[in-house]
RNA sequence: GGGUAUAUAGCUCAGCGGCAGAGCGUGUGUUUACCAUGCACGAGGUCCUGGGUUCAAUCCCCAGUACUUCCA
Repeated sequence: GGGUAUAUAGCUCAGCGGCAGAGCGUGUGUUUACCAUGCACGAGGUCCUGGGUUCAAUCCCCAGUACUUCCA
C1' cells in the first nucleotide's frame, strides 16, 4: 500500500427497514443476627463520526476514524 471482519448499556453480546434488548454487573426494597443466595422493582444508550437513499435507517449506500486478520 491492497483485501477482509468488527464498532450497540460499565463488561460480554443479540437485534437483516417500523417503540433499542438479554446475560453479568450496578441501585433500592425484601429475606438474614450479619454476609452471601433467592425474590420484587428500577437506573443506565448522541446505536463510532459525517453525508446519502427512504414516508421511516442500529439495519441499505458512500466517505472517514479506530481496531482485527490476510497478502505484498
Description:
A computed fold for a 72-nucleotide RNA from Camelus ferus, annotated as transfer RNA. Its Rfam family is "tRNA". It is annotated as a transfer RNA. The sequence is in RNAcentral, with records from Rfam. Model confidence (mean pLDDT): 82 of 100.